[in-house]
Context: one part of a larger RNA
């Protein structure tokens, strides 16, 4: 100097408290461990691994397994020889394909034949290949303390030196903010602010959007007040009053205001920690494999199931289930795509073909909430696994191993021990809705959107964790 203390002092955070709602119990769903297999691919493990990598494992994907086959190779560049219109169809055996062996059509491009030159097949060589190994050889990107307020520098000062001082003190702040002091003065990374989005206003502009009138419809006129749309600008800065304060910086109150003291939210991660994670995204050094550790298929597995953890759906009912009628949305996304009306089935779909390259057309029905009937406390009209028939629908193929609809069955579950969790407001919490990725989904995940909307915080004694200074120390 740091790091450490079941030392001290101050402080600050959904860290305690005060409040709501899970989880731990049941069923499913997914993810891990563990065991099982041929194989059940690999990584990821306290916070920071477990609906994680995987934003779609039936084939593919696929890196496992079985078994079938290739051996200049599924891809790259060159060299030599050799066949050949560049190319490309099509056939027979074999074979589950891949592959293997065989025939056949086509028939010549530049260039004057030739010779070369473009390409493309064989052979042959250099090489290719390799999701093989090492993140403890790395580069990139990341995750955590932590959006915590800290880390450092120059130049003087001080110290023999390691170092110190500046950064410490008095106050303040969400902040090493900002004031004063002061052997320091300056600076630089950070923090704030410039970026977005959202909450008022004004100003442009008006189509497909919004109002108005005419017409059966396609449409046709007219408006610019409103909502909206998207550009520009205006607003908030402790600026104005009072009090408190060291006249300081602030802090408490107040007026105006759509919005007050960072107005709400993103984006933004400092110098490092942790040899953390990723050689499997890609890149790169070493080290390995080279008729195999490469490469192609066919079938199989990643989907196994005594168990045990994580993370979630759905429920145990009356603030509640069933049935009918009936309002209110944002935000996507759509031409090998979204798919109206009408018809057909209880349905899930089907037939169908109108619009739409979309503020014009569609997905689309918003759900909860409202009103009206039914259950009247019960393993029930609560719950909805399982399971059986019987369809749809995607795909080449749903048997291992998809979704979906319909009948019929109707399991466990009666608020869940120890323990834990998440959240301070348009928030919990309840509702739906959309995207990615998708041929179809195992989607109850993830990402957004947007309806309906609480309670509480007395306070810092105590768990955690982190700042600033100070104090021990036989650690570094």
């Nucleotide at each position: 100097u740091g790091a450490c203390g079941g030392g001290g002092a101050c402080c600050c955070g959904c860290a305690c408290a005060a409040g709501c709602g899970g989880u731990g119990g049941a069923g499913c769903a997914u993810g891990u461990g563990g065991u099982u297999u041929a194989a059940u691919a690999g990584g990821a493990c306290g916070c920071u691994a477990c609906g994680c990598c995987u934003g779609g494992a039936a084939c593919c994907u696929u890196a496992c397994c079985a078994g079938g086959g290739c051996u200049u190779g599924a891809c790259a560049u060159g060299u030599a020889c050799u066949u050949g219109a560049a190319a490309g169809c099509c056939c027979u055996a074999u074979g589950a394909a891949a592959g293997u062996a065989g025939g056949g059509c086509c028939c010549u491009c530049c260039c004057u034949c030739a010779a070369g030159g473009a390409c493309a097949g064989g052979u042959a060589c250099a090489c290719a290949g390799g999701u093989g190994u090492u993140g403890c050889a790395u580069g990139g990107c990341u995750g955590u303390c932590g959006u915590c307020a800290g880390c450092u520098c120059g130049u003087g000062c001080c110290g023999u030196g390691a170092g110190g001082u500046g950064u410490u003190g008095g106050g303040u702040u969400a902040a090493g903010u900002c004031c004063c002091g002061c052997a320091a003065c300056g600076a630089g990374c950070g923090c704030a602010a410039c970026c977005c989005c959202u909450g008022u206003c004004c100003u442009u502009a008006g189509u497909u959007g919004u109002c108005c009138c005419c017409u059966u419809u396609u449409g046709g006129g007219g408006a610019a007040u409103c909502u909206c749309u998207a550009a520009g600008g205006a607003g908030a800065c402790u600026g104005c009053c009072g009090g408190u304060g060291a006249u300081a910086a602030a802090c408490c109150g107040g007026a105006g205001g759509a919005a007050g003291g960072u107005g709400g939210g993103g984006a933004u991660g400092a110098c490092g920690u942790c040899a953390a994670g990723u050689c499997a995204g890609u890149a790169c050094g070493g080290c390995c494999c080279u008729u195999a550790c490469g490469c192609c298929c066919u079938g199989g597995g990643c989907g196994a199931c005594a168990c045990a953890c994580g993370u979630g759906c759905u429920a145990c009912a009356a603030u509640c289930c069933c049935u009918g009628c009936u309002a209110c949305a944002a935000a996507g996304c759509g031409u090998u795509g979204c798919c109206a009306a009408a018809c057909c089935g209880u349905g899930a779909g089907g037939u169908g073909g109108a619009g739409c390259u979309a503020a014009u057309c569609g997905c689309a029905a918003a759900a909860a909430a409202g009103c009206a009937g039914g259950g009247c406390c019960a393993g029930u009209u609560c719950g909805g696994a399982u399971u059986g028939a019987a369809g749809g629908c995607u795909g080449c193929a749903a048997u291992u191993c998809g979704c979906c609809u319909u009948c019929a069955u109707g399991a466990a579950g009666c608020c869940g021990g120890a323990a834990u969790c998440g959240c301070u407001a348009g928030u919990a919490a309840g509702c739906g809705c959309g995207u990615a990725u998708c041929a179809g989904c195992c989607a109850c995940g993830a990402c957004g959107c947007g309806c309906u909307g609480a309670a509480u915080a007395c306070g810092u004694u105590c768990c955690c964790g982190g700042g600033u200074c100070u104090u021990g120390u036989a650690c570094a």
Molecule: small-subunit ribosomal RNA, 3' major domain
Organism: metagenome